[in-house]
């Protein structure tokens, strides 16, 4: 890097340094931000993998724990983009909602 599988409505700071951008990419929206962005550190959340504990004859499995490896810590993955359906409006158009898809993120796995 591509592939496969699973998950993506919950949760998490009144901290320190830092100084102007940020919300993946493109387009269109909508937001956050000197009442301090990104980034780094610390703290925290969660429980995907490993470890440990309990149940079990054992395995599987389930539950717990949070030591190790990641991850995450504004808004549903901030929303839409493609397709279908329903409802409303005179309408192949528009709006709203739902479902599926696409793209993406994270974990684990083998290559």
């Nucleotide at each position: 890097a591509a592939c496969u599988u699973a998950u993506c409505a919950a949760g998490a700071g009144u901290g320190a340094c830092g100084g102007a951008g940020g919300g993946a990419u493109c387009u269109g929206g909508c937001c956050c931000u000197g009442u301090g962005a990104a980034g780094u550190c610390c703290g925290g959340c969660a429980a995907c993998c490993u470890g440990c504990c309990a149940u079990u004859u054992a395995a599987c499995a389930u539950g717990g724990u949070a030591a190790g490896g990641u991850g995450c810590u504004a808004a549903g993955u901030c929303c839409a983009g493609c397709a279908a359906a329903a409802u409303g409006g005179g309408a192949u158009c528009c709006a709203u909602u739902u479902u599926g898809g696409g793209a993406g993120a994270u974990a684990a796995g083998g290559u």
Background:
A computed fold for a 111-nucleotide RNA from Heyndrickxia ginsengihumi, annotated as SAM riboswitch aptamer (S box leader). Taxonomically the source falls in Heyndrickxia (Bacteria, Bacillota, Bacilli, Caryophanales). It matches the Rfam family "SAM riboswitch aptamer (S box leader)". Rfam links the family to the GO term regulation of gene expression. RNAcentral holds the sequence, with entries from Rfam and Ribocentre. Model confidence (mean pLDDT): 83 of 100.